[in-house]
A computed fold for a 100-nucleotide RNA from a soil metagenome, annotated as SAM riboswitch aptamer (S box leader). Its mean pLDDT, the model's own confidence on a scale to 100, is 83. The RNAcentral record of the sequence draws on MGnify.
Order: sequence, then structure tokens, then C1' cells
RNA sequence: UCUUAUCUAGAGUGGUCGAGGGACUGGCCCGAUGACACCACGGCAACCGGCGCUACGGCGCAAGGUGCCAAUUCCAGCAGGCAUUGCCUGGCAGAUGAGA
Repeated sequence: UCUUAUCUAGAGUGGUCGAGGGACUGGCCCGAUGACACCACGGCAACCGGCGCUACGGCGCAAGGUGCCAAUUCCAGCAGGCAUUGCCUGGCAGAUGAGA
């Protein structure tokens, strides 16, 4: 970089640092009652791997490899439908896993 699957659930405490952060834009939120980031331990359980069961569709267990632990991927961002500024659907973009 390409392909593919999923993305309404779930998940803390302490320390260090100090002003921004939530991918981007517009909103709207979080943040000195220290966010974000890093470290330690802890947790959750999405995929891969493992174990067991199986009607072979899948289910359960554990937690190894990544991952994740504010808000639906926070909402929208393009199109369509319904109707009447809202809802729904599909995309675009993004994140994560697996394969190449």
C1' cells in the first nucleotide's frame, strides 16, 4: 500500500508531566477537582492463535499475539428514502484485527 471482517456493549487505581485534547472540517464535549501523553499494576474481550463441544451453522473456556479501557467511530460532513429539519439506509473518511 491492497483485500477482508467488525465498529450502539464492555473496561480502573496510583505515579510522572504540565495545556491542551476528542483523526480532519463544523458543532458539541473533556480538561489545573490536572485532561492528553508516558510508566506500573489492573481490567475488558474485537480479531488471530490455543483448549473443549458441535447438529459443522456455531457455542463455550482461558487470556498467548496485537488491540481497547469519556460521550454510538460523540454527531454531522456525500447520496437516497420517509416527511419537515428530524429519522432511517447506504457510502466517503477513520480505528482495530487477519492475510498478501